[in-house]
Overview: Predicted 3D model of RNase P RNA and transfer RNA as a complex of 418 nucleotides. Its mean pLDDT, the model's own confidence on a scale to 100, is 76. It holds a member of the Rfam family "Bacterial RNase P class A". Its family is annotated with dimeric ribonuclease P complex, ribonuclease P activity and tRNA processing in the Gene Ontology.
RNA sequence: CGAGUGUGCUAUGCGAUAGAGUGCCUACGGCAUUAGGAAAGUCCGGGCAUCACAGAGCAGGAUAGCAGCUAACGGCUGCCGAGGGCGACCUCAGGGCUAGUGCAACAGAAAUAUACCGCCCGAUUUUUUCGGGUAAGGAUGGAAAGGCGAGGUAAGAGCUCACCGGGGCAAUAGAGAUAUUGCUGCCAUGUAAACCCUAUCCGAUGCAACGCCUGUUGGUGUAAUGCGUCAACAUCUGCUCGAUGGGCGCAUUGCGGAAUGGCGGCUUGAGCCCUGCGGCGACGCAGGGACCAGAUAGAUUAUCGCACACGACAGAACCCGGCUUAUCGGCACACUCGUACC
RNA sequence: UCCUCAGUAGCUCAGUCGGUAGAGCGUUCGGCUGUUAACCGAAAUGUCACAAGUUCGAGUCUUGUCUGGGGAGCCA
Numbered sequence: 001c002g003a004g005u006g007u008g009c010u011a012u013g014c015g016a017u018a019g020a021g022u023g024c025c026u027a028c029g030g031c032a033u034u035a036g037g038a039a040a041g042u043c044c045g046g047g048c049a050u051c052a053c054a055g056a057g058c059a060g061g062a063u064a065g066c067a068g069c070u071a072a073c074g075g076c077u078g079c080c081g082a083g084g085g086c087g088a089c090c091u092c093a094g095g096g097c098u099a100g101u102g103c104a105a106c107a108g109a110a111a112u113a114u115a116c117c118g119c120c121c122g123a124u125u126u127u128u129u130c131g132g133g134u135a136a137g138g139a140u141g142g143a144a145a146g147g148c149g150a151g152g153u154a155a156g157a158g159c160u161c162a163c164c165g166g167g168g169c170a171a172u173a174g175a176g177a178u179a180u181u182g183c184u185g186c187c188a189u190g191u192a193a194a195c196c197c198u199a200u201c202c203g204a205u206g207c208a209a210c211g212c213c214u215g216u217u218g219g220u221g222u223a224a225u226g227c228g229u230c231a232a233c234a235u236c237u238g239c240u241c242g243a244u245g246g247g248c249g250c251a252u253u254g255c256g257g258a259a260u261g262g263c264g265g266c267u268u269g270a271g272c273c274c275u276g277c278g279g280c281g282a283c284g285c286a287g288g289g290a291c292c293a294g295a296u297a298g299a300u301u302a303u304c305g306c307a308c309a310c311g312a313c314a315g316a317a318c319c320c321g322g323c324u325u326a327u328c329g330g331c332a333c334a335c336u337c338g339u340a341c342c
Numbered sequence: 343u344c345c346u347c348a349g350u351a352g353c354u355c356a357g358u359c360g361g362u363a364g365a366g367c368g369u370u371c372g373g374c375u376g377u378u379a380a381c382c383g384a385a386a387u388g389u390c391a392c393a394a395g396u397u398c399g400a401g402u403c404u405u406g407u408c409u410g411g412g413g414a415g416c417c418a
Base pairs, nucleotide, nucleotide: 001338002337003336004335005334006333007332008331009330010329012307013306014305015304016303017302018301020034021033022032023031024030025029036313040324041323043322044321045320046319047318048206049205050204051203055241056240057239058238060202061201062200063199064198065079066078067077068076069075080094081092082091083090084089095197096196100195101194102191103190104189116138117137118134119133120132121131122130123129146164147163149161150160151159165186167184168183169182170181171180172179173178210264211263212262213261217418218417219416221255222254223253224252225251226250227249228248229247230246233245234244235243236242272289273288274287275286276285277284278283308311343414344413345412346411347410348409349408352367353366354365355364361398369385370384371383372382373381391407392406393405394404395403
């Protein structure tokens, strides 16, 4: 210099004028602050709230190497195994078809079982035909009874042996996934993103949750009382149990209740910045610092000037941790390969 | 805010248990008719919304994305 790999950061900048939301004050004014890295998709996990502060079983759903991090996770980190790349490095839905069942079109003789051609043996015996053996060769297919070589055999075959591959058992190393070694001749295809099995986890509903307040009716709801009637019914989860309340109808009285009513929930937070320590790392601990949207028909804007690299995707609606997707460009650090020079 | 369904030929829809995609209407051509319609015969047609994966093989199974529709919150 060229070609790449990984990890981060940033998201036009500055100024003036006018205006909007929120908070504070000495209040006709002043000061402070005002979208994002994804605010998005709503795909996971949690907080919070109500319902038995949440119960048991079944059904249903999710996850799937090992160890850790975390409030939790399907996320992240490190390691193991498999695959790809010369390499930095990247990818993996990575439990179980030896629990059972299903499926494997077409082609092919045969798709989990088999003899079409061929080879060998026997009978018939010129040819041929019949019976038996054989998966080494041919042909079909994505897949054909572990692969390849030697021995062996009538021809063949893990029938026997070496090497490679796979399963099982044992020993050693390791926290473990696993690795190495030894023994074992090989019950033998793929598919579980087919049903299913195993292990672990999951109660339901979502801020229009939920609580409080003002005022007015009917239905509906709810509470009490009375009467009648039934032994069932209502709520909590789809079902069974279990728990709580006896249930239903009528009448009376009280409460409650719309008009997207008002206030709270609502933003100080498993958060952010800096420093130190522990850990390979995710992360944790300690000290210090700042306060950084809270709207509710919904504020976060408009105009002008200057500069350049000429400005992408995109707008909070209860809040966090992730994942995924969109994104004009720019910058930093670490590393790899190639070429040239020292 | 939450839940749920769909996307297949120009239009409306089928497509089972993964095996190579159809029907009706429409279009085009030919016949019939003096001509048109109707009728008869024939033909064309699809990146199965998009992307990636599992599988020998995907419209179908899995994941992500895009687009469209429907429903719920006591009613007046």